[in-house]
This is a predicted structure of a 527-nucleotide part of an RNA (small-subunit ribosomal RNA, 5' domain) from an uncultured bacterium. Its mean pLDDT, the model's own confidence on a scale to 100, is 84.
Context: one part of a larger RNA
This record gives sequence, structure tokens and C1' cells, in this order.
RNA sequence: GAUGAACGCUGGCGGCGUGGAUAAGGCAUGCAAGUCGAACGGUUCCGCCCUUUCGCAAGAAAGAGCGGGGUAGUGGCGAACGGGUUAGUAACACGUGGGUAACAGACCAUCAACACAGGCAUAAUCCGUUGAAAGACGGACUAAUUCCUGAUAGUCCUCGAUUUCUUUGGAGAUUGAGGUAAAGGUAUAGAGCAAUCUAUGUUGGUUGAUGAAUGGCCCGCGGCCUAUCAGCUAGUUGGUGAGGUAAUGGCUCACCAAGGCAAUGACGGGUAGGCGGUGUGAGAGCAUGAUCGCCAACAAUGGGACUGAGAUACGGCCCAUACUCCUACGGGAGGCAGCAGUCGAGAAUAUUGGUCAAUGGAGGAAACUCUGAACCAGCGACGCCGCGUGCUCGAAGAAGCCCUUCGGGGUGUAAAGAGCUUUUAUCCGUGAACAAUCCCGCUUGCGGGAUGAGUGUAACGGAUGAAUAAGGGGGUGCUAAUCACGUGCCAGCAGCCGCGGUAAUACGUGACCCCCAAGCGUUAUCC
Repeated sequence: GAUGAACGCUGGCGGCGUGGAUAAGGCAUGCAAGUCGAACGGUUCCGCCCUUUCGCAAGAAAGAGCGGGGUAGUGGCGAACGGGUUAGUAACACGUGGGUAACAGACCAUCAACACAGGCAUAAUCCGUUGAAAGACGGACUAAUUCCUGAUAGUCCUCGAUUUCUUUGGAGAUUGAGGUAAAGGUAUAGAGCAAUCUAUGUUGGUUGAUGAAUGGCCCGCGGCCUAUCAGCUAGUUGGUGAGGUAAUGGCUCACCAAGGCAAUGACGGGUAGGCGGUGUGAGAGCAUGAUCGCCAACAAUGGGACUGAGAUACGGCCCAUACUCCUACGGGAGGCAGCAGUCGAGAAUAUUGGUCAAUGGAGGAAACUCUGAACCAGCGACGCCGCGUGCUCGAAGAAGCCCUUCGGGGUGUAAAGAGCUUUUAUCCGUGAACAAUCCCGCUUGCGGGAUGAGUGUAACGGAUGAAUAAGGGGGUGCUAAUCACGUGCCAGCAGCCGCGGUAAUACGUGACCCCCAAGCGUUAUCC
């Protein structure tokens, strides 16, 4: 000098930051991932209009049509992002520089071509069975952008042939055989008795090519301690073939060979997420890796795959284990290292807050919905910065207190008193920015309208009145600042040297002084 600090004494305000470092210990409760009715069949509610029946009428019931709203289910996209933590990991985990002629790529952009014909189901629903529950089973019916079959097709895929340039499975040209696609919705207009059809727009679908964000794999180099760890290794090292993968490879398997690593430290043990950075230092270096950013790993512990463009998936599934909870004892449910919050352990670390207004994300044609991401607010002097606790005049100098050589000296212009100011405080008034999108209308670039959690906040103006606001540590030396009394190797102090045994500037108290100041000291750690 520094800190994610803690402890003691003290404490006025604001801005910006920052706050579970220990038990990756256990968790009550709420919320943290949904959305689309312009994919689909139902169901339900409302409005308009028409028909039938009943009725004198009012109206009621049933049915058809049109329009609007809600929604359990099927289907699509998302849920692999965002958020948390640092247990493991000494490793291609990370950093940096390369390779991929060994690869993938949903959504997005551009270009080209296409979208034809048919079919089987199933949830919802209804009926039934069963269970305490969680739930499960059977029968009947139905839809789709669900699923299946066929057609067509290429610069796509597989197997070949010829050839050019290249060289791991690459690119181009010619050619043969075989294989692989699709889905509709909606707006407007027109036609039609209607079902429906046509056109245009829009949005989606299929195939191929290119681009791009992104990712997989491989390699060189770099960054801890330990030899009181010296030998380690059988899928081990290499080859051939096969399997597997998007893809290379002992990644896996069969066979064959006997290799491979190591004093330039293998193998073992300990410790540890890595980096950009941060602290310190003139630098070299040393230490460190909180907040923020990038990467990795993990999600009660261990293992496994499924779905998918992408996971071996925190708020998905299955199995085992430990723990907790429900139970009708047969059986079930759960996973805060998401945001709050609770218990525990600890020297120690916050609210069971507000809003989607902005920024960003998911879905949607859109309106919009969701979003503990985010933006705000609350708590903590935890840190940095800023401001204040008044200013001027006022006695050769009140009182009190302290010292004294008893003359006096100190506190000290300090107070009192007089005048002034109003930062701050309190009250009153005015009052932003953050708003862009979005909706409606038509002249199509104009008009009108709506949206702010923070917040009546910041800021500005006015009123009142010195009013609301100072402490902590130290005073032998190092080290700025001294006297008196008490104590008497006691009580005690102390970072080091050391003080204290009767005049202690070193203990305790008081006065005075010194340093810093809303802080000051102590402890811990690093330079």
C1' cells in the first nucleotide's frame, strides 16, 4: 500500500460499487419456461340472424348459419439458451498459434427447382374395470402442418467406367446402374344453391447449392509442489481387417507382431478449475484468480440411454444407493450449486420486495403472453468518492478545571455576547429524462391516440432556524505529541528493545498535546 474481510469503540447525509470465502451440508413455502386457435378435432360462453314447436302475447326450447372469446388434448417450436456453483480435474481442461483432403450445422440470408396420387391409425370424447393415492387397463368413434405407401426429380446418396488438376475419403468434365422428397394455413376478390373451386398476396413445406453465427476432432508451444515416489505399461505400443461415429483414431472387437514411456523426471503422492485480469513493486518479479468477461466441469451420490440440429439434459426419463415425506402398509412422491427465505456449522455475508417501463430471450402473422434474465427498490460505514457538523467580530483574557517556583501559567477567541449565512435538515410548491416500439385513420407519410416499476424520484424555486450532526487511537525511543496525582516487580503495559521493587514523561486516572476523521484502532492475509 491492498482486502468479498471480521472484531472493539463511535456514527449525520449522498452517489457509485459490493455482500455465503465455512458445510458441493439438509431444506418448509412461493415464484424461476413457456407459447401458438392464422396446424387440428372437440368442448364451453356471448352476440346477431333465420326456421320449427309451445304460447293470445311477452317469451321459452330445439336446430342451421355468421362473428367473437376461453380452453383440457393432439401437433409445432422452445425447453441444450438464459441463471447457479467450483466439488472434481495437473488434463489438449485452459491460453496462444495452426490443421480438418477426417466433420456437423435447427433457426437466419441469397439463389435454383418442386409441392402429384392415395391410405392406416391415435389422443381428446363416450362406455366399462381397477387403485387409499400416484395412476393404470380394456372396448367404441374421430382430426391434422401426426404417421405411412406410391409417383416425379436434381449439381443429392451408393456402387462403377474414362479423363484433367491435385494428393489421406479433394475439385472439375463425360457416362452406366440403383436409391431417396413434400403440408398446408390465412387475407382479399370472383364464381357457384351449396359442398367447394379459381386468382392474387402473405406465411409455412420439400430438395439442392452458397454464406454465416455456432460447434466436434487433431497438433506445436506455455503455466504448481514432491525423488523420504525410480522404474511404469496387456488394449498396453504398432499393424491388418471389421464394427461404430457427423467425423479421424485401440474408440470397440478378432488376428498378428513386441512394442511404448522414463533422470529434458515416466509412474505415484499432495494441492488446484484455467485465462483476460487484480494487488504490490521504479522495474524485473512475487502473490492472487471476489465482482465483470471468455472457456471448462458439475447439478443429492454412482451408472445408463432416449428424444432431438444440438444433451448423455439443474427445474426430462430409467436403474441402484443414502436421506426426507405421504400411505388404507399393497404402494407412491422428492432433489434450491435458480430468486427470495429457513435450520445448521461459522469470526462472518442481505428482502420469503416491485415491474416487464427499458435492454435482451422464447413462442406467435400480429395484438400479445411468459421471463426471480434484466431493470429498480430494501438491508449492511463492507469499500471508494463527495458534502456537512457553521462564518465574522468578541478580554492582555469571565467562571470552572489543571499546573505552579504561589508571582503566575495553561485550556483560550475557546465560551458567553453581537452580527451573518442556510450547504445540510424539516416543510411547501414546480417537476423531468429514461418512450423507441404499438394501435386507429386516411391523402402512404402525415394526423390522432395509448404505454414508466423506479416515482411525485432527480433537479429547480421558496419558507424556518445555528438550527439536526464527532469520534477513535496515541504521547520513553523507533514515532508526531508531557505534566500532576495514585500504585510500589503489585496491579498492569508491550509490535521490538523493554517499563513497574516510593518522586514511573512506558501501569491507572485527570489536565494538556499529537495524528486521522464519519470514521478510528486491533486481528488475519499478500506485496